A computed fold for a 74-nucleotide RNA from a Candidatus Sungiibacteriota bacterium, annotated as transfer RNA. Its Rfam family is "tRNA". By type it is a transfer RNA. The sequence was found in a public genome assembly.
RNA sequence: GGGGUCGUGGCGCAACCUGGCAGCGCAGCUGACUUUUAAUCAGAUGGUUGGAGGUUCAACUCCUCCCGGCCCCA
Repeated sequence: GGGGUCGUGGCGCAACCUGGCAGCGCAGCUGACUUUUAAUCAGAUGGUUGGAGGUUCAACUCCUCCCGGCCCCA
């Protein structure tokens, strides 16, 4: 230098192929239970979907460029 792949709440991952309200688990928070803690149960909160631009009525999803991790070729 070229190619591939990945980037989504604090953490681990879905949703992408086939565009249509971003979801699950854990952690954290609140409450119940308990002498208290833990465990268990219930509830609520938490996301510029790596960045910028484009296409579209509508983009995590499609296109372009850039940034970062990993792999391959040179």